The prediction has a mean pLDDT of 76. This is a predicted structure of a 103-nucleotide RNA (SAM riboswitch aptamer (S box leader)).
RNA sequence: CUCUUAUUCAGAGUGGUGGAGUCAUAAGGGACAAAGAAGCCACGGCAACCCCACAUUUGGAAGGUGCCGGCCUGAGCGGAUAUUUUUAUUCGAACAAUAAGAG
Numbered sequence: 001c002u003c004u005u006a007u008u009c010a011g012a013g014u015g016g017u018g019g020a021g022u023c024a025u026a027a028g029g030g031a032c033a034a035a036g037a038a039g040c041c042a043c044g045g046c047a048a049c050c051c052c053a054c055a056u057u058u059g060g061a062a063g064g065u066g067c068c069g070g071c072c073u074g075a076g077c078g079g080a081u082a083u084u085u086u087u088a089u090u091c092g093a094a095c096a097a098u099a100a101g102a103g
Stems, first nucleotide, its partner, number of pairs: 001103008013043005021032003028073001029071001044068003048065003051060003077092006
């Protein structure tokens, strides 16, 4: 990097450094940010997957990943329903992230 499967509910921050961006991504909207963004470092924490204990719903945080400010909002694509060509509602795919396995 590619493929398969699962999840995208919830949870958990301080200090230092840094100095204007960030919220995955493109129109638009919205939000966070000089009361200090991203990134990096230290310590701390969470518990999604692996894992550990118990045996099953629970607990743990030793270890491997991951995560700890703020929308996977919404345009576009496909289906369904209602409707008057328009529009609205809803579902899904796609896209994206994480984990496990395989190449």